Notes: A computed fold for a 494-nucleotide part of an RNA from a Planctomycetota bacterium, annotated as small-subunit ribosomal RNA, 5' domain. Taxonomically the source falls in Planctomycetota (Bacteria, Pseudomonadati).
Context: one part of a larger RNA
RNA sequence: GCCUGAACGCUGGCGGCGUGGCUAAGACAUGCAAGUCGUACGGGUGUAGCAAUACACCAGUGGCGGACGGGUGAGUAAUGAAUCGCUAACGUACCCUCGGGUCUGGGAUAGCCAGCCGAAAGGUUGGGUAAUACCAGAUGACAUAACGCGGAGGCAUCUCCGUGUUCUCAAAGCCGCAAGGCGCCCGGGGAGCGGGCGAUUUCGUAUCAGCUAGUUGGUAGGGUAACGGCCUACCAAGGCGACGACGCGUAGCCGGGCUGAGAGGUUGACCGGCCACAUUGGGACUGAGACACUGCCCAGACUCCUACGGGGGGCUGCAGUAACGAAUCUUCCGCAAUGCACGAAAGUGUGACGGAGCGACGCCGCGUGUAGGACGAAGCCCUUCGGGGUGUAAACUACUGUCAGGGGAAAGAAAGUUCUGAUCUACCCCAGAGGAAGGCACGGCUAACUCUGUGCCAGCAGCCGCGGUAAGACAGAGGUGCCGAGCGUUAGGC
Numbered sequence: 001g002c003c004u005g006a007a008c009g010c011u012g013g014c015g016g017c018g019u020g021g022c023u024a025a026g027a028c029a030u031g032c033a034a035g036u037c038g039u040a041c042g043g044g045u046g047u048a049g050c051a052a053u054a055c056a057c058c059a060g061u062g063g064c065g066g067a068c069g070g071g072u073g074a075g076u077a078a079u080g081a082a083u084c085g086c087u088a089a090c091g092u093a094c095c096c097u098c099g100g101g102u103c104u105g106g107g108a109u110a111g112c113c114a115g116c117c118g119a120a121a122g123g124u125u126g127g128g129u130a131a132u133a134c135c136a137g138a139u140g141a142c143a144u145a146a147c148g149c150g151g152a153g154g155c156a157u158c159u160c161c162g163u164g165u166u167c168u169c170a171a172a173g174c175c176g177c178a179a180g181g182c183g184c185c186c187g188g189g190g191a192g193c194g195g196g197c198g199a200u201u202u203c204g205u206a207u208c209a210g211c212u213a214g215u216u217g218g219u220a221g222g223g224u225a226a227c228g229g230c231c232u233a234c235c236a237a238g239g240c241g242a243c244g245a246c247g248c249g250u251a252g253c254c255g256g257g258c259u260g261a262g263a264g265g266u267u268g269a270c271c272g273g274c275c276a277c278a279u280u281g282g283g284a285c286u287g288a289g290a291c292a293c294u295g296c297c298c299a300g301a302c303u304c305c306u307a308c309g310g311g312g313g314g315c316u317g318c319a320g321u322a323a324c325g326a327a328u329c330u331u332c333c334g335c336a337a338u339g340c341a342c343g344a345a346a347g348u349g350u351g352a353c354g355g356a357g358c359g360a361c362g363c364c365g366c367g368u369g370u371a372g373g374a375c376g377a378a379g380c381c382c383u384u385c386g387g388g389g390u391g392u393a394a395a396c397u398a399c400u401g402u403c404a405g406g407g408g409a410a411a412g413a414a415a416g417u418u419c420u421g422a423u424c425u426a427c428c429c430c431a432g433a434g435g436a437a438g439g440c441a442c443g444g445c446u447a448a449c450u451c452u453g454u455g456c457c458a459g460c461a462g463c464c465g466c467g468g469u470a471a472g473a474c475a476g477a478g479g480u481g482c483c484g485a486g487c488g489u490u491a492g493g494c
Stems, first nucleotide, its partner, number of pairs: 001494004006490005013366006019359002021324001027321002030319003035064003040061002043058006071277003080202008090194003095190008103137004112127006143168001145166009173182003203249003210240003215237008252274004256267004279300005302313004330356001332355003338352001339350004369399004379390004403435001405429003412424002438483005443464003449478005459466002
């Protein structure tokens, strides 16, 4: 000098864009943050109707979604990340595309009704009901598996194509007068997404030098979507290490950020990618996908309710609370836009998101007036008492209206058939300039000097150093310098 998620002191007018719990991954009151579909199903309630029925709402069965989105950085030095490859050891709901199919039956069960238990959470017995829920049968190949034949490919275990025989697995309907639409089942291909493997790189410490029994390899089996000591049995005795194993400490990694001429140093907040975690520890279930933040089970700590028998909870989501701390915001508005979930659609939901609010926390922009105005008022300061400074500064004259204040649309942000705007904006009005300037420094480094007070005192200080009775270094005043809605200080990086 530049920089910061800053804090502190003094000061503080407006706007735009950003940004804001770095400490206790400590504890949390309250509300909200994941639902949706009646064009899968049977019902209940209400309204209209004489009725058939129609519409609306609702719990339940069923489907899809709740594995995304949002948060945090505890753990992790490698089961991570970055880059480049491999998977001939793999998976994939929704989407696109191609081929084929969607046949015949059956038994239940929630809701509901009746009864019972319980303070509650909830549970239980009996009756009875539907489905795109469940079960059985049929059919089914370029699909699966085994074997055979022919051909092709790869470094290879092998793979692919064609063909034959045998074996195995399917399905659901709904809307519509219809046409048709939306689905469902099996199989091939694709896209996107994911699982796995390898190489290289990835902090400090040797005052950590040896480490290792599922350990290293093999055989067989299990397990998985898939390879593999991933797991098990048996066999062998291996494997790693000064190119730093093992241990200890520290740490999420990267794109990037800051600084620097660069090399480098330092850092990983906001935004984006990956990973990990969800009160602590463990476990699996469901599912295309989880070992699952607002799912389930067990254990621990904590906490709440209780009729003492027993139950409930998890903000490292958005706000908010106390606590901690030098320190960090509203218990706001809206689904109008973008995106996501569901739905045929209308639409519903969405603290994602779009906005507003608070904080000079940062960057940027604007203003606090403009022009004229004296050999120069008053006051204050200095003085050699002549004068000098503040200073065109003020007063005064003429003017202007940025911003702020009051009022306030349409179009637009919008792209959609209609419908639809949380928020923001044009413009108009006011005028006696009215409402808007401070902070730090002034001995040298370093730009800016005098007076008074004090008297090694009180004090200053980044370094050198000032203060002992004329202190440009302390304190006050006048003046000056620098920056300016900021200015300084502290901490930290280069």
Its mean pLDDT, the model's own confidence on a scale to 100, is 83.